[in-house]
Context: one part of a larger RNA
RNA sequence: CUCGGGUGAAGGAACUAGGCAAAAUGGUACCGUAACUUCGGGAGAAGGUACGCCUCUGGCGGUGAUGGGACUUGCUCCCUGAGCUUCUGGAGGCCGCAGUGACCAGGUGGCUGCGACUGUUUAUUAAAAACACAGCACUCUGCAAACACGUAAGUGGACGUAUAGGGUGUGACGCCUGCCCGGUGCCGGAAGGUUAAGUGAUGGGGUUAGUCUUUUAGACGAAGCUCUUGAUCGAAGCCCCGGUAAACGGCGGCCGUAACUAUAACGGUCCUAAGGUAGCGAAAUUCCUUGUCGGGUAAGUUCCGACCUGCACGAAUGGCGUAACGAUGGCCACACUGUCUCCACCCGAGACUCA
Numbered sequence: 001c002u003c004g005g006g007u008g009a010a011g012g013a014a015c016u017a018g019g020c021a022a023a024a025u026g027g028u029a030c031c032g033u034a035a036c037u038u039c040g041g042g043a044g045a046a047g048g049u050a051c052g053c054c055u056c057u058g059g060c061g062g063u064g065a066u067g068g069g070a071c072u073u074g075c076u077c078c079c080u081g082a083g084c085u086u087c088u089g090g091a092g093g094c095c096g097c098a099g100u101g102a103c104c105a106g107g108u109g110g111c112u113g114c115g116a117c118u119g120u121u122u123a124u125u126a127a128a129a130a131c132a133c134a135g136c137a138c139u140c141u142g143c144a145a146a147c148a149c150g151u152a153a154g155u156g157g158a159c160g161u162a163u164a165g166g167g168u169g170u171g172a173c174g175c176c177u178g179c180c181c182g183g184u185g186c187c188g189g190a191a192g193g194u195u196a197a198g199u200g201a202u203g204g205g206g207u208u209a210g211u212c213u214u215u216u217a218g219a220c221g222a223a224g225c226u227c228u229u230g231a232u233c234g235a236a237g238c239c240c241c242g243g244u245a246a247a248c249g250g251c252g253g254c255c256g257u258a259a260c261u262a263u264a265a266c267g268g269u270c271c272u273a274a275g276g277u278a279g280c281g282a283a284a285u286u287c288c289u290u291g292u293c294g295g296g297u298a299a300g301u302u303c304c305g306a307c308c309u310g311c312a313c314g315a316a317u318g319g320c321g322u323a324a325c326g327a328u329g330g331c332c333a334c335a336c337u338g339u340c341u342c343c344a345c346c347c348g349a350g351a352c353u354c355a
Stems, first nucleotide, its partner, number of pairs: 001350008010341002014339001019336001027051005036041001038172001052094008061085003067079004071074001095099001107334007114326002119131002135170007147156003173321004178251003183248002185244005192239003198233001203228005210220004252270005279313001280310001291307005
């Protein structure tokens, strides 16, 4: 020096990213116990008092010796109640620094964020505010269900049947959940436009029996075969017309105006599908920013309460609250301490040096 254990003057978090670690609290009985609350809780809230041993003496209960009585003479019944004793009182006394004497054995309180809760998770750096959850909502599915696996047979769903099953979102509870259907999606509609395979009208080309002529040759050219053109008919879809936002999503700008100033209830104008409602707000969201004010400190980029100028909150991608809960995040206080001022010593195990 390292590891494990212990003690410490005065101070008591000044340590530190952070009270990390340590210390402190600790059992049982009794007294007593706040805000808030979903009336269950909060709560072991908090905060107090007692606790050992000896002697004496009570009470309820357990056991039931002994003695007595009864007759139906029994492994009978009734009365008595010694001794021992669980539990629980009272009085007096004794000792120590200390009586839950060792071991074992909650630290507590206040404000606040997030998540309701118990649960689940990155086996081996993350346990959380992430996931799940009961509850809520939308949507699909009429049973050979939807959906999923499989080429299929088939199987799950389910030996279930819409109070059922699948999918999606939200996430207890309380109060609520505004406006927009223009875009995208989904649902409905079917008049019109467009539109496939298929059908193959019509026209054109090639070939040549034949016909004609100015007959070494040339022209025309039926049928058939063949190359091509592609009229007509032709569904869904798309276009189109509606609906739908707890579907994906979206939710403005400029200018002026009140008898101090400032501000603008008010007006004008442009644009939009509609221009953000309630609630909340420098927030797990605020750049400027350590915003400003108040509180707490001697001193506070954190914290709490406000303000609103929301760079860039906002309503089931849920909004705002919320008792209880949390090995959850932030802040404060009490108690306590070697965390520190500032280190010292002791007990052990190593390392190290020597043998």

Model confidence (mean pLDDT): 89 of 100. Large-subunit ribosomal RNA, domain IV from Wenzhouxiangella sp. 15190, 355 nucleotides, folded computationally. The organism belongs to Wenzhouxiangella, within Bacteria. It was read from a public genome assembly. Its Rfam family is "Bacterial large subunit ribosomal RNA". Gene Ontology terms of the family: structural constituent of ribosome and ribosome.